[in-house]
Predicted 3D model of a 72-nucleotide RNA (transfer RNA) from Kwoniella mangroviensis CBS 8507. The prediction has a mean pLDDT of 82.

RNA sequence: UCCAUUAUAGUACAUCGGUUAGUAUAUCCGCCUUUCACGCGGGAGAGCAGGGUUCGAUUCCCUGUAAUGGAA
Numbered sequence: 001u002c003c004a005u006u007a008u009a010g011u012a013c014a015u016c017g018g019u020u021a022g023u024a025u026a027u028c029c030g031c032c033u034u035u036c037a038c039g040c041g042g043g044a045g046a047g048c049a050g051g052g053u054u055c056g057a058u059u060c061c062c063u064g065u066a067a068u069g070g071a072a
Stems, first nucleotide, its partner, number of pairs: 001071007010025004018055001027043005048064005
């Protein structure tokens, strides 16, 4: 310098263009327990940035940024 892949709760991952954006774990509250842990119930918490296509974009396209891998 070029090519490819990836970017979503604190963390790790899902998500056929119309979803209340889901699961696990962590965290908070309550129940249970003599207490803690375990277990049970509930809450809060997220789409990398900008543009384009579309009636509608996390999803498709472009550019940028970052990370990873490859080629020279």
The RNAcentral record of the sequence draws on ENA, GtRNAdb and Rfam. The same sequence occurs in records of 3 taxa. It matches the Rfam family "tRNA".